Context: one part of a larger RNA
RNA sequence: GCCUACGAGUUACUCCUCACUGGCAAGGUUAAAUGCUGCAAGCAGAUAGCCGUAGCGAAAGCAAGUCCGAACAGGGCGAAUAGUCAGUGGGGGUAGACGCGAAACCUUAGUGAUCUACCCAUGGUCAGGAUGAAGUCCCGGUAACACGGGAUGGAGGUCCGAACUGUUUGGCGUUGAAAAGCCAUCGGAUGAACUGUGGGUAGGGGUGAAAGGCUAAUCAAACUGGGAGAUAGCUCGUACUCCCCGAAAUGUCUUUAGGGACAGCCUCGGGUACAACGUGUCAUAGAGGUAGAGCUACCGAUUGGGCUAGGGGGUCUCAAAACCUACCAAACCCUGACGAACUCCGAAUGCUAUGACAUAAACCCGGGAGUGAGGCUUUGGGCGCUAAGGUCCAGGGCCAAAAGGGAAACAACCCAGACCAUCAGUUAAGGUCCCUAAAUCCAUGCUAAGUUGAUCAAACGAUGUUUCACUGCUAUGACAGCUAGGAUGUUGGCUUGGAAGCAGCCAUCCAUUUAAAGAGUGCGUAACAGCUCACUAGUCGAGUGGUGGGGCGCGGAAAAUAAUCGGGCAUCAAGCAUGGUACCGAAGCUAUGGGCCCGCAAGGGCGGUAGGGGAGCAUUCUUGUCUGCAUUGAAGGUGUGAUAUGAGUCAUGCUGGAGCGGCAAGAAAAGCAGAUGUAGGC
Numbered sequence: 001g002c003c004u005a006c007g008a009g010u011u012a013c014u015c016c017u018c019a020c021u022g023g024c025a026a027g028g029u030u031a032a033a034u035g036c037u038g039c040a041a042g043c044a045g046a047u048a049g050c051c052g053u054a055g056c057g058a059a060a061g062c063a064a065g066u067c068c069g070a071a072c073a074g075g076g077c078g079a080a081u082a083g084u085c086a087g088u089g090g091g092g093g094u095a096g097a098c099g100c101g102a103a104a105c106c107u108u109a110g111u112g113a114u115c116u117a118c119c120c121a122u123g124g125u126c127a128g129g130a131u132g133a134a135g136u137c138c139c140g141g142u143a144a145c146a147c148g149g150g151a152u153g154g155a156g157g158u159c160c161g162a163a164c165u166g167u168u169u170g171g172c173g174u175u176g177a178a179a180a181g182c183c184a185u186c187g188g189a190u191g192a193a194c195u196g197u198g199g200g201u202a203g204g205g206g207u208g209a210a211a212g213g214c215u216a217a218u219c220a221a222a223c224u225g226g227g228a229g230a231u232a233g234c235u236c237g238u239a240c241u242c243c244c245c246g247a248a249a250u251g252u253c254u255u256u257a258g259g260g261a262c263a264g265c266c267u268c269g270g271g272u273a274c275a276a277c278g279u280g281u282c283a284u285a286g287a288g289g290u291a292g293a294g295c296u297a298c299c300g301a302u303u304g305g306g307c308u309a310g311g312g313g314g315u316c317u318c319a320a321a322a323c324c325u326a327c328c329a330a331a332c333c334c335u336g337a338c339g340a341a342c343u344c345c346g347a348a349u350g351c352u353a354u355g356a357c358a359u360a361a362a363c364c365c366g367g368g369a370g371u372g373a374g375g376c377u378u379u380g381g382g383c384g385c386u387a388a389g390g391u392c393c394a395g396g397g398c399c400a401a402a403a404g405g406g407a408a409a410c411a412a413c414c415c416a417g418a419c420c421a422u423c424a425g426u427u428a429a430g431g432u433c434c435c436u437a438a439a440u441c442c443a444u445g446c447u448a449a450g451u452u453g454a455u456c457a458a459a460c461g462a463u464g465u466u467u468c469a470c471u472g473c474u475a476u477g478a479c480a481g482c483u484a485g486g487a488u489g490u491u492g493g494c495u496u497g498g499a500a501g502c503a504g505c506c507a508u509c510c511a512u513u514u515a516a517a518g519a520g521u522g523c524g525u526a527a528c529a530g531c532u533c534a535c536u537a538g539u540c541g542a543g544u545g546g547u548g549g550g551g552c553g554c555g556g557a558a559a560a561u562a563a564u565c566g567g568g569c570a571u572c573a574a575g576c577a578u579g580g581u582a583c584c585g586a587a588g589c590u591a592u593g594g595g596c597c598c599g600c601a602a603g604g605g606c607g608g609u610a611g612g613g614g615a616g617c618a619u620u621c622u623u624g625u626c627u628g629c630a631u632u633g634a635a636g637g638u639g640u641g642a643u644a645u646g647a648g649u650c651a652u653g654c655u656g657g658a659g660c661g662g663c664a665a666g667a668a669a670a671g672c673a674g675a676u677g678u679a680g681g682c
Base pairs, nucleotide, nucleotide: 001682002681003680004679005678006677011095012094013093015092016091017090018089019088020087021086022085023084024083027051028050029049034044035043036042055062056061065077066076067075068074098237099236101234105227106226107225109224110223111222117201118200119199120198121197122196123195124194125193126191128160129159130158131156135152136151137150138149139148140147164188165187166186169184170183171182172181203219205215206214207213240616241615242614243613244612245611250263251262252261253260254259264371265370266368267367268366269365270364271363272362278359279358280357281356282355283354284353285352286351292345293343294342299339300338304334305333306332308329310328311327312325313324314323315322374399375398376397377396378395379394380393381392382391383390404415405414406413419594420593421592422591424590425589426588430584431583432582433568434567435566439581441580442579443578444577445576446575452570453569460555461554464552465551466550467549468548469547470546471545472544473543481539482538483537484536485535487512488511489510492506493505494504518533522531523530595606596605597604598603617671619668620667621666622665623664624663625662626661628660629659636655637654638653639652640651641650642649643648
């Protein structure tokens, strides 16, 4: 993992509540006991009790009223009638209360020291080697000691090292050979040593050279029984079918935030209306300060200028005054422009009311819920970085709970809401070269970058190319090229070592000759020289420059496993733009047939999670009935066929070998794929 069996909303109650069914009804009903009967069941009966028939008040009490009150005021609760008993079902309560699941807690209940900790008693064990304390003896030495030397001696939580005991480091082992081992290495090894046997200390207790260690593979409180089905706002699981409707992820409060209560939204039953109520359109009448706009209409902020108080600076002055001011600046004027917490203004939409028309809901009462983690997208905003698949609100849509077609793939984007069947038609979005259904369609342009071909790119740069507008020059010859000239005063003045067109400064950047030629555009020299340009003529013979706007392209352009538009591939396109005609394309729409729901009908409807409601199938047992079936073969097993919308049902072959069914009812240990479900098997 699979198979088989088992496996989760049950049962009880003088309980509460609602619905349905039935009896009786201002009443309804019996409980225990008792009697009859064949045990039970049943029948009779028993009138205690319970509910209702009257309420109000704390109560005395009063009573269709009563209480508060001084009240005949006012107000609160009542009165103008329907209940009750039984059965069934929905929900609640109390019980373990749908099932499984803690870690824990308690126990004046026990079991444990055969493991291990410490202790008591009594035994046992420690190869070999080394070191050589005290003491003693001898010799030396001393007045005597002391002291020195040599022997002897054999001390020690002494040394080295087996047994024994421990376990330092490394490796192996890690579904092990082993629920702690193996190999190598290492500590102690006459001691606070190790060890045998017997005994002692017990769970908030013991024992502990102390690690919260150990106390039988269990220890920050052992194990076993019991309280006990502890509790679990948590996780998981919760079993046949079909039909109708169908949510929520919000508000308020919460020791509350992944739980609840009430409301909201769903469902079922009952009631209220034919114009009272819901929705839509139109009309009319309103409230309001958003978008926008505006601000010499306020408040606040604000560009430039003018005017001008005040201030700063300057001139003058002993001082005051005066004057000047490219400075700062109130008020005022002109001009430009800003604001969620500005408004002289001011929509659309939405909202309220009334009317008309249309439509089919709406509201009230009661039973049952679920939801109270939402998400994406678009619009209006806040927070954030006009960041986030971010976060918080509001309006819409969708997903959630929605399948189908498109977007290569892709909950939410685009199209479109699946009752069933069909080898019918027609469309939507999107497509029509091949993969791949349908145009290698038509017309006109653009792009050369494979740009692009549904999915990233900017500032900026550029004689890419195309198009539009304006404009300069041009047959009195432009633009480009070529030929020739490009001079003189003069090396302008100043500066400088030098400065001659060309380091720099100055200007009147002048004048002359000219077809034209700057007191010089660039290169160059130390400075000159030299080359060149502006400018002019000739040659040539038709366009040539500039500015601005648009289209499509170019560069800018770096990412991690190999690349790519989904791929192949595509260049007057299979790219981009504009226009057009066909076609393809979905569970849309239509057609044909069928089913179900609502409705008198006409007609309308049938996606669906949580959830509500309705109708059924199957299993076991009981009662009745068929005076059913069965060794001429029951149940069960395994195939086949038929049938029903489905759960299912029926027939039959083989197997099997003794029980089983139809119908009408009743009662449940009444349906398994899941619970790291339980047991067995594979």

The part of an RNA shown here (large-subunit ribosomal RNA, domain II) has 682 nucleotides and comes from a Chitinophagales bacterium. The coordinates come from a structure-prediction model, not an experiment, and the mean pLDDT is 84. RNAcentral holds the full RNA, with entries from ENA. NCBI's taxonomy places the organism under Bacteria, Pseudomonadati, Bacteroidota, Chitinophagia, Chitinophagales.